The RNA shown here (transfer RNA) has 76 nucleotides and comes from Chitinophaga sancti. Lineage of the source: Bacteria > Pseudomonadati > Chitinophagales > Chitinophagaceae > Chitinophaga. Rfam family: tRNA. By type it is a transfer RNA.

[in-house]
């Protein structure tokens, strides 16, 4: 230099053909218990890496870009 993959909640990840952004764990509060743990109920938490474009509508499509991973090539 070229090609491919990943980036979504604090963590690990899902998200179908473009049509209300989700799960588990964790966290707050509650029930239960003498207390803790476990169990159960409720709740909070999101610039979907970043910037633009297309579209009535973008996590999803297109362009650019950042970080990380893999492969190839050149040089040393």
């Nucleotide at each position: 230099g070229c090609g491919g993959g990943a980036a979504u909640a604090g963590c690990u990840c899902a998200g179908u053909u473009g049509g209300u952004a989700g799960a588990g764990c964790g966290c707050u509060g509650g029930u239960u218990u003498c207390c803790c743990a476990a169990a159960c109920c409720c709740g909070a938490g999101g610039u979907c890496g970043c910037g633009g474009g297309u579209c009535c509508g973008a996590g999803u499509c297109c362009c650019g870009u950042u970080u990380c991973c893999c492969g190839c090539u050149c040089a040393a």